[in-house]
Context: one part of a larger RNA
RNA sequence: GAACGAACGUUGGCGGCGUGGAUUAGGCAUGCAAGUCGAACGAGAAAACUUCCUUCGGGAAGCUAGUAGAGUGGCGAACGGGUGAGUAACGCGUGGGAAAUCUGCCUGGGAGCGGGGGAUAACCUUCCUAACGGGGGGCUAAUACCGCAUGUGGCGGCGAGAUCACAUGGUCUUGUCGUUAAAGGUGGCCUCUUCUUGAAAGCUGCCGCUACCAGAUGAUCCCGCGUCCUAUUAGCUUGUUGGUGGGGUAAUGGCCCACCAAGGCGACGAUGGGUAGCCGGCCUGAGAGGGUGUCCGGCCACACUGGGACUGAGAUACGGCCCAGACUCCUACGGGAGGCAGCAGUCGAGAGGCUUCGGCAAUGGGGGCAACCCUGACCGAGCGACGCCGCGUGGGGGAAGAAGGCCUUCGGGUCGUAAACCCCUGCCAGCUGGGAAGAAAGGCGUGUCGGUUAAUAUCCGGUGCGUUUGACGGUACCAGAAGAGGAAGCUCCGGCUAACUCCGUGCCAGUAGCCGCGGUAAUACGGGGGGAGCAAACGUUGUUC
Numbered sequence: 001g002a003a004c005g006a007a008c009g010u011u012g013g014c015g016g017c018g019u020g021g022a023u024u025a026g027g028c029a030u031g032c033a034a035g036u037c038g039a040a041c042g043a044g045a046a047a048a049c050u051u052c053c054u055u056c057g058g059g060a061a062g063c064u065a066g067u068a069g070a071g072u073g074g075c076g077a078a079c080g081g082g083u084g085a086g087u088a089a090c091g092c093g094u095g096g097g098a099a100a101u102c103u104g105c106c107u108g109g110g111a112g113c114g115g116g117g118g119a120u121a122a123c124c125u126u127c128c129u130a131a132c133g134g135g136g137g138g139c140u141a142a143u144a145c146c147g148c149a150u151g152u153g154g155c156g157g158c159g160a161g162a163u164c165a166c167a168u169g170g171u172c173u174u175g176u177c178g179u180u181a182a183a184g185g186u187g188g189c190c191u192c193u194u195c196u197u198g199a200a201a202g203c204u205g206c207c208g209c210u211a212c213c214a215g216a217u218g219a220u221c222c223c224g225c226g227u228c229c230u231a232u233u234a235g236c237u238u239g240u241u242g243g244u245g246g247g248g249u250a251a252u253g254g255c256c257c258a259c260c261a262a263g264g265c266g267a268c269g270a271u272g273g274g275u276a277g278c279c280g281g282c283c284u285g286a287g288a289g290g291g292u293g294u295c296c297g298g299c300c301a302c303a304c305u306g307g308g309a310c311u312g313a314g315a316u317a318c319g320g321c322c323c324a325g326a327c328u329c330c331u332a333c334g335g336g337a338g339g340c341a342g343c344a345g346u347c348g349a350g351a352g353g354c355u356u357c358g359g360c361a362a363u364g365g366g367g368g369c370a371a372c373c374c375u376g377a378c379c380g381a382g383c384g385a386c387g388c389c390g391c392g393u394g395g396g397g398g399a400a401g402a403a404g405g406c407c408u409u410c411g412g413g414u415c416g417u418a419a420a421c422c423c424c425u426g427c428c429a430g431c432u433g434g435g436a437a438g439a440a441a442g443g444c445g446u447g448u449c450g451g452u453u454a455a456u457a458u459c460c461g462g463u464g465c466g467u468u469u470g471a472c473g474g475u476a477c478c479a480g481a482a483g484a485g486g487a488a489g490c491u492c493c494g495g496c497u498a499a500c501u502c503c504g505u506g507c508c509a510g511u512a513g514c515c516g517c518g519g520u521a522a523u524a525c526g527g528g529g530g531g532a533g534c535a536a537a538c539g540u541u542g543u544u545c
Stems, first nucleotide, its partner, number of pairs: 001545004006541005013391006019384002026347003030344003035075003040072002049062005082302003091227008101219002106215004111210003114148001116146002123138006153180012184207006193200003228274003235265003240262008277299004281292004304325005327338004355381001357380003363377001364375004394424004404415004428486001431480004438472001442468010489534005494515003500529005510517002
């Protein structure tokens, strides 16, 4: 000099864009942060209101409404969001490998969806319990569950052929035997068939379901190289190192097991100890390098602490489950409930870090045919000079120069065109009026073209027109009226280092980054005047280069 997620002191006008719990991965009140589908399924309220009856207490019907709230089932909840504790490791970075692998939703392809069965929640009833909850009996549905059929295919066995390769081997074609699947829902129509207004077991569109091939996406595993300090850590290792056979996994492998062999690593630093999430980047520097990993992006790990599996395409699962522990809360003392390192907010420790805000309008995500619902992701607003940037606090004229302050050699000098005063301007703030872009999709209506079809229904796709949707926000921006009005401080002045005098003090009080100042004329302490530097900031401290 530059930099900072900074803090402290003094001061503080406006705006834009960023950024803001780095310490206790300490404890948490409260609200919200993951739901959705009635076009999978069965069942199904009440208040209010209307009418009628009434012994005036009330009762019944309609409507509310196939709505609400539950339940079965499906998909999602493994994403998104947070944190950096642990980890010196194939964790990360980079480059490869998987002929050793899996992949829901999505895309392409060809094939199929036939016919049955038994239950169970909800509901009704009963019992136990303070509660959380639980047990028994009875009824019922499904895209829930379970057999059977079929087998384009897949898988397994045996056989033949082609081809590829990098050691185990891979891929493709083909024969044969065995084994293996499914579910319906919702619109429209009358061409065929059946009954004949019209409908259906018929036809057809859409959404689904099943097995498979391929793609895409995501994930898993393996390897080369790189990745802090310490030798005042020199030896470490028994599932240890390898083999055979098995188990297990989506899959290779001591991953696990039995047996066999005795190996494996190490001064090119094993093992131990300390510290630490890694990277793209960021800071500094001419560079080489050094430091660092906050915000944003990628990967990893974690979710009160430790352990465990279940479900599932995917978790060993932050707002799931089980066990143990610590802590907090409820309790009828028998037993239960909980997990903010999600967004706000609170206490604590601390030098120190914000609102218990608005909205789903946009972008994105989940569910749904869709309408739509949910979304503290996100978009915005609020607070903090925490940072960077921009603007303003006025402009011109105005005396050989007011008053006043300070200094003085008492002549004067200086603050100083500074002020007053005159003439202007109107940025910002304040006032008045107008007022956005961000919003075209989707839906609905209508026209048109194409596809499907028996069809001019319907449905799907393209396209034109109309209609609808804004939290921010009456904000940005524009225009207008008035009016210098509301807006300057901080540090320094001995040398380094730009800037000097007076008074006070008298090795005192104090100062100080280094050298050093102060003991009676201190440009170094304190104050006044003056000056220098920066400026909505200026200094100090800490840290890095």
Molecule: small-subunit ribosomal RNA, 5' domain
Organism: metagenome